RNAcentral holds the full RNA, with entries from Rfam.
Large-subunit ribosomal RNA, domain I from Mahella australiensis 50-1 BON, 551 nucleotides, folded computationally.
Its Rfam family is "Bacterial large subunit ribosomal RNA".
Model confidence (mean pLDDT): 84 of 100.

Context: one part of a larger RNA
């Protein structure tokens, strides 16, 4: 050197563990912001890097409520303190919160830097110091006020609004690709998906029939389930893909415009004026439908139905009680494990404690509990809406609309026989003896009333709090992250990690030797120190040492 063997080193596999995760269930909450968020910079501690917390009132400052013996954050020490006259702690209102940031007095390479105006301190004086106020648009009142007489613009104040941020989620709207599949490809698909951008909200959207049907009817919207891979749509190809019925979750209807009335203004005619008619505005009142309203007469003149939410309750946000063994025995360091003997369970979830505890301790089940705020439920007040029957057929019932051409898009529906919604151009109706649909179109029929709004729920998501489950991981695995968007890499957009475990308890080795130290050897602690901080266990690689054996 090989091989065996034994015995170390080295290395961190493996096992065992939870401090962090992962997925979901039920609840809550679903926005914060010029009263200056979200993020942040810089400070703030006797000593103070970094995290945390706070802000020049700076790990705090006041009041209130709860609680109890110890406190002065992670975090030791060392000086010094606080605290039963209740400290630290928890909740709940306050109050203080530097710059920077939408950032808004101007400016600016964010966290700097420069003024104005008023107060008010300060100095012989300036210079300086506090402190408040000054930005932009939009609306609304109000003064002011040009060319150019009335006006208007402009300007000015005052008042009240927005602005930004974000949960990489949901929702509505403006744009809108491609890969891809069509076994190529170009109509088609992929998809109105991805992605930009507007806007909202606790959800959004849609919504009270100019519907759906189908000769019977239903009676706003939403969502599941079905209907159905069905009727169809389609290079009739890939593929796309409805509705009605019927089951179910929910349930809710409002309000305007007009006609007419009344009241101010302006205006016209008529007048000598007083004034009367007529028109437009403005406000109020009426009114809102498929046989309705105005209008005319007559009767009633209240029942309720919606909001609304002092009071009051409940819920949140501190907390408080809470059963039975301080049993006994041996062995162990150590009993909860095992022997023996009780005993409580509306409590035999679960964590802890020196090994496995209903009964040690936190709890648990089962009750209670708030000065303060808030939420939800809700009686008053208070708002809001709220009538019948006849007459008539004068008046009114949403206009560059509906509808048509033509070009285009949405409807499952690719121009197609193409109805229906929506745009873009060009035309362009009726006015209840009216109008629209009922998948070209006429007709009969049957069903509805466009061209004005508004509306809970039942749906959708989950940053976020609360409580809780897991044939979920268990440090190369689960979030990238056992905490880290840090180290660190890039000019920058942006990429982006690794490291976890001493022991029941530091009782983390006083003292002695060697050695500059490092480390090591005794002493010592401990059950162990072959648990010694490079620490649980401690696997191969690999190195080492002895022995035996081959060459």
């Nucleotide at each position: 050197a090989g091989c065996a063997u034994a015995g170390g080193g080295u290395g961190g596999a493996u096992g065992c563990c939870c401090a962090g995760g992962c997925a979901c269930u039920g609840g809550g909450a679903g926005c914060c912001g010029a009263a200056g968020a979200a993020g942040g910079a810089c400070g703030u501690g006797g000593u103070a890097a970094g995290c945390u917390g706070c802000g020049a009132a700076a790990a705090g400052c006041c009041a209130u409520g709860c609680g109890u013996a110890g406190c002065c954050g992670c975090a030791a020490a060392c000086a010094g303190g606080c605290g039963a006259a209740g400290a630290g702690g928890c909740a709940u209102g306050g109050a203080u919160a530097u710059c920077c940031g939408a950032a808004u007095g101007g400016g600016g390479c964010a966290a700097c830097c420069c003024g104005c105006u008023g107060c008010a301190g300060g100095u012989a004086a300036c210079g300086c110091u506090g402190c408040a106020g000054c930005a932009u648009c939009g609306c609304a009142u109000g003064a002011u006020g040009a060319a150019u007489a009335c006006a208007u613009a402009g300007u000015c104040a005052u008042g009240c609004g927005a602005a930004g941020g974000g949960a990489a989620a949901c929702c509505g709207g403006g744009g809108g690709a491609a890969c891809u599949g069509a076994a190529c490809c170009a109509u088609c698909u992929a998809a109105g998906u991805a992605c930009c951008c507007c806007g909202a909200g606790g959800a959004a959207a849609a919504g009270a029939a100019a519907g759906a049907a189908a000769c019977a009817u239903c009676g706003a919207u939403u969502u599941c389930c079905c209907a159905a891979g069905u009727a169809g749509c389609g290079g009739c190809g890939a593929g796309c893909g409805a509705a009605c019925a019927g089951g179910a979750a929910a349930g809710a209807g409002c309000c305007c415009a007009a006609a007419c009335c009344a009241u101010a203004g302006c205006g016209a005619u008529a007048g000598a004026g007083a004034u009367a008619u007529c028109g437009c505005u403005a406000u109020g009142g009426g009114g809102u439908a498929g046989a309705g309203g105005a209008c005319c007469g007559g009767c009633a003149g209240a029942c309720g139905u919606a909001g609304g939410g002092a009071a009051c309750a409940a819920u949140a946000u501190a907390g408080c009680c809470g059963a039975a063994g301080g049993c006994g025995g041996a062995a162990g360091g150590g009993a909860a494990g095992c022997c023996g003997c009780g005993c409580c369970a509306c409590a035999g979830a679960a964590g802890g404690u020196g090994a496995c505890a209903g009964c040690c301790c936190u709890g648990u089940a089962g009750g209670c509990g708030a000065a303060a705020u808030a939420u939800u439920g809700g009686u008053a007040a208070c708002u809001a809406c709220a009538g019948c029957c006849g007459g008539u057929a004068u008046c009114c019932g949403g206009a560059g609309u509906a509808c048509c051409a033509c070009g285009g898009g949405a409807c499952a529906c690719g121009a197609a026989g193409a109805a229906u919604c929506c745009c873009g151009u060009g035309g362009g109706a009726a006015u209840c003896a009216g109008g629209g649909a009922g998948g070209a179109c006429c007709a009969c029929c049957u069903c509805c009333c466009a061209a004005g709004g508004c509306u809970a729920a039942a749906u959708a998501c989950u940053a976020c709090c609360c409580a809780g489950u897991g044939a979920c991981c268990g440090a190369u695995a689960g979030c990238g992250g056992a905490u880290a968007g840090u180290a660190c890499c890039g000019u920058g957009a942006g990429g982006g990690a690794a490291c976890g475990g001493u022991g029941a308890a530091a009782a983390g080795a006083a003292c002695c030797c060697c050695g500059a130290g490092a480390g090591g050897g005794g002493a010592g602690u401990g059950a162990a120190a072959g648990a010694g901080a490079a620490c649980c266990u401690g696997a191969a690689a690999c190195c080492c040492u002895a022995u035996g054996u081959u060459u």